[in-house]
This is a predicted structure of an 87-nucleotide RNA (c-di-GMP-I riboswitch aptamer) from a Desulfobacterales bacterium.
Its mean pLDDT, the model's own confidence on a scale to 100, is 83.
Of the family's consensus pairs, 95% are formed in the model.
Its Rfam family is "c-di-GMP-I riboswitch aptamer". Gene Ontology term of the family: cyclic-di-GMP binding.
The sequence was found by an Rfam model in a public genome assembly.
């Protein structure tokens, strides 16, 4: 440097739920708690999925379509970075 996930060692993160706050919503933040994770560390480039108050079309005011916009990294791909071990 490349590759890998057997046994370890040191550790790390934190699902669901609850409380508070932000948001129209999806969702996010903080604290508690652990379902799990060898990148469950980071990044919205591609796909999937989710929201859609405001705009616009149609419509019986419900609902619904479209174009933006937003979300999601613990959905997959891709990129960057990291601990210790094996080859």
């Nucleotide at each position: 440097g490349c590759u890998u996930g057997a046994u370890a060692a040191a550790g790390g993160c934190a699902a669901c739920c609850c409380a508070u706050c932000c948001g129209g919503a999806a969702g996010g933040a903080u604290g508690g708690c652990a379902c799990g994770c060898a990148a469950a560390g980071g990044c919205a480039c591609c796909g999937a999925c989710c929201c859609c108050a405001a705009u616009u079309g149609a419509u019986u005011u419900u609902g619904u379509g479209a174009a933006a916009g937003g979300g999601c990294g613990g959905c997959g791909g891709g990129c960057c970075u990291g601990c210790g071990g094996g080859g």